[in-house]
Context: one part of a larger RNA
RNA sequence: GCCAGCGAGUUACGUUUACAAGCAAGGUUAAGCCGUUACAGGUGAAGCCGUAGCGAAAGCGAGUCUGAAUAGGGCGUUUAGUUUGUAGGCGUAGACCCGAAACCCGGUGAUCUAACCAUGGCCAGGGUGAAGCGUGAGUAAUAUCACGUGGAGGCCCGAACCAAUGUAGGUUGAAAACUACUUGGAUGAGCUGUGGUUAGGGGUGAAAGGCCAAUCAAACUGGGUGAUAGCUGGUUCUCCUCGAAAUAUAUUUAGGUAUAGCCUCAGGUUUUUUUGACGGAGGUAGAGCACUGAAUGGGCUAGGGGUCCUUCCUGGAUUACCAAACCCAAUCAAACUCCGAAUGCCGUUAAAACUAGCCUGGGAGUCAGACGUGGGGUGAUAAGGUCCUGCGUCGAAAGGGAAAGAGCCCAGACCACCAGCUAAGGUCCCUAAAUAUGUGCUAAGUGGAAAACGUUGUGGGGCUGCUUUGACAACUAGGAGGUUGGCUUAGAAGCAGCAAUCCUUUAAAGAAAGCGUAAUAGCUCACUAGUCUAGCGGCCCUGCGCGGAAGAUUUAACGGGGCUUAAGCACAUUACCGAAGCUGUGGACUCGUAAGAGUGGUAGAGGAGCGUUCUGACAUAGGCUGAAGGUCGACCGACAAGGACGGCUGGACGAAUCAGAAGUGAUCAUGCUGGC
Numbered sequence: 001g002c003c004a005g006c007g008a009g010u011u012a013c014g015u016u017u018a019c020a021a022g023c024a025a026g027g028u029u030a031a032g033c034c035g036u037u038a039c040a041g042g043u044g045a046a047g048c049c050g051u052a053g054c055g056a057a058a059g060c061g062a063g064u065c066u067g068a069a070u071a072g073g074g075c076g077u078u079u080a081g082u083u084u085g086u087a088g089g090c091g092u093a094g095a096c097c098c099g100a101a102a103c104c105c106g107g108u109g110a111u112c113u114a115a116c117c118a119u120g121g122c123c124a125g126g127g128u129g130a131a132g133c134g135u136g137a138g139u140a141a142u143a144u145c146a147c148g149u150g151g152a153g154g155c156c157c158g159a160a161c162c163a164a165u166g167u168a169g170g171u172u173g174a175a176a177a178c179u180a181c182u183u184g185g186a187u188g189a190g191c192u193g194u195g196g197u198u199a200g201g202g203g204u205g206a207a208a209g210g211c212c213a214a215u216c217a218a219a220c221u222g223g224g225u226g227a228u229a230g231c232u233g234g235u236u237c238u239c240c241u242c243g244a245a246a247u248a249u250a251u252u253u254a255g256g257u258a259u260a261g262c263c264u265c266a267g268g269u270u271u272u273u274u275u276g277a278c279g280g281a282g283g284u285a286g287a288g289c290a291c292u293g294a295a296u297g298g299g300c301u302a303g304g305g306g307u308c309c310u311u312c313c314u315g316g317a318u319u320a321c322c323a324a325a326c327c328c329a330a331u332c333a334a335a336c337u338c339c340g341a342a343u344g345c346c347g348u349u350a351a352a353a354c355u356a357g358c359c360u361g362g363g364a365g366u367c368a369g370a371c372g373u374g375g376g377g378u379g380a381u382a383a384g385g386u387c388c389u390g391c392g393u394c395g396a397a398a399g400g401g402a403a404a405g406a407g408c409c410c411a412g413a414c415c416a417c418c419a420g421c422u423a424a425g426g427u428c429c430c431u432a433a434a435u436a437u438g439u440g441c442u443a444a445g446u447g448g449a450a451a452a453c454g455u456u457g458u459g460g461g462g463c464u465g466c467u468u469u470g471a472c473a474a475c476u477a478g479g480a481g482g483u484u485g486g487c488u489u490a491g492a493a494g495c496a497g498c499a500a501u502c503c504u505u506u507a508a509a510g511a512a513a514g515c516g517u518a519a520u521a522g523c524u525c526a527c528u529a530g531u532c533u534a535g536c537g538g539c540c541c542u543g544c545g546c547g548g549a550a551g552a553u554u555u556a557a558c559g560g561g562g563c564u565u566a567a568g569c570a571c572a573u574u575a576c577c578g579a580a581g582c583u584g585u586g587g588a589c590u591c592g593u594a595a596g597a598g599u600g601g602u603a604g605a606g607g608a609g610c611g612u613u614c615u616g617a618c619a620u621a622g623g624c625u626g627a628a629g630g631u632c633g634a635c636c637g638a639c640a641a642g643g644a645c646g647g648c649u650g651g652a653c654g655a656a657u658c659a660g661a662a663g664u665g666a667u668c669a670u671g672c673u674g675g676c
Stems, first nucleotide, its partner, number of pairs: 001676006011093013026049003032043003053060002063075004096234002099231001103224006114198009123188001125157003128153001132149006161185003166181004200216001202212003237609006247260005261366002263363007271356001272353009286339001287337002292333003296329004301323001303322002305319005369394010399410003414587004419583003425577003428561003434574001436573006447563001453547003457544010474531005480504003486498002510525001513524003588599004610665001612662006622653001629649005635643002
């Protein structure tokens, strides 16, 4: 891991509701006794519930309490109960099952290991050479020095022995801590044999919370014990009807619970919803500035500041300063409102739907919600963010579309069909259906990702200017004189700068629009003529494009192929395809007198059944001419759990029917036991 077997709402007592039965203003016995023989029956009135309540009570009583009250008010008074059974809840018990980490009590452990006690054992070899001593030198004597001798040391090197530094291997190992190489100690606080001592809040510890038998921040074992677990997991046959919630309030509460909300069942009642009309309350959207505030420009003008004048009592003038109030213009506001909708809400009424509403009682589940869209708060007008609110979907919803996809679009699956019509979305091929029709647009593969901004890309519309008295572009020619204007300046001559910007000749030509020079010079421009010839400019609105545009496994930003008067975009039209939608045909079930309507479904409520074991009745059918069980089969139930029949096997029991009682149904609990 697989298979087989086992494996979880039980039982007792109490209580409550429903249903059934008995009796009924009553109902009923308990223990015990008699009795049957395994639990029929009889007896037993003690007790309990009900028949009256009110009051704290004395107490009174259809009333009573409060009260001074004869008032008011509170609770009562109109009668239905009770016993048993079955079922659903609840309570007390282990109370659906398995599961702690722990706590307490009694014992067992120092054959591992820690420390200690007693008694034994072990440490190759080599090196170094302390004290002391001897001899000599040396001193006044010591000291001191040299050479010997000597053999000290938690001394040195290094086996046994003990340890375990690094690396590698091993990691379902050879091994539940090892192996190889390497490494530390190796006469010491050394290592070791044997026997003994210390025991669980205790020991022992050169101290790591280490060790105390592969177990240690409190050993192991038996018991309290089925500890407790608001936590996790699991909880076994079928069909039918309905069908939620992820909210409010409270909570040592936030992943729990209580009450309400929402679901279901029973009984009762007769409401309810939608739309129209009419009548209401309201201060949102919008708007506005009349209030409260904010805020811009101007005017007017107190006050303040600056400057100036002044007889120095102080007064006056002025101001490109600040500025209240007021006036004009133009604004802003969730906590502003002179105003003010649409929706929504409440009511009356009519129509439609037709029980969808409400009340009482039994049973729940839900209290982590998610996304989309409208209105908001928060955040950064960030988030697949977060918090409210209206609606939708998912949750608990399958089917079609969106390539793929909980929450988007379409649409709600009782079953069957090799029938039809449609929705969203599609109709060149993959791929069902138009290479459809008409008119335009796009050239960017735009379509098939993106902004400010840029764009003489191109289509449409409008306004306006110039133009055969010749426009626009291009080419040819001119573009002059006073004058180098004045000032400034070293210089300033159209072209550093300042002020001014005239006149003349002209077809035209600025006291000069740009380049240039030290300053001149030089080259263009404006302006004009000629050549040429028919359109040429400017602005606004708008359709589709272009640039802006850099990423990480792969082209990879159409699902792919591929597509350009499209198979792209816009508008219009006609066909077709397309779903479990709708229709048709047949069938099943639920509700309903019928007509008819309905039948997606998690948590959950309710209903009806199938099957297993045992018991009773039928005083049991059947059975060695073969029971149960096993196995195979193309049968029945147009539904299920399931049920027949036949063959083979098997070798002794055992259906059907009607009732009753349960150790009553397993793919799952890292379930338990066994087999493989």
This is a predicted structure of a 676-nucleotide part of an RNA (large-subunit ribosomal RNA, domain II) from a Bdellovibrionia bacterium. The sequence was found in a public genome assembly. Rfam family: Bacterial large subunit ribosomal RNA.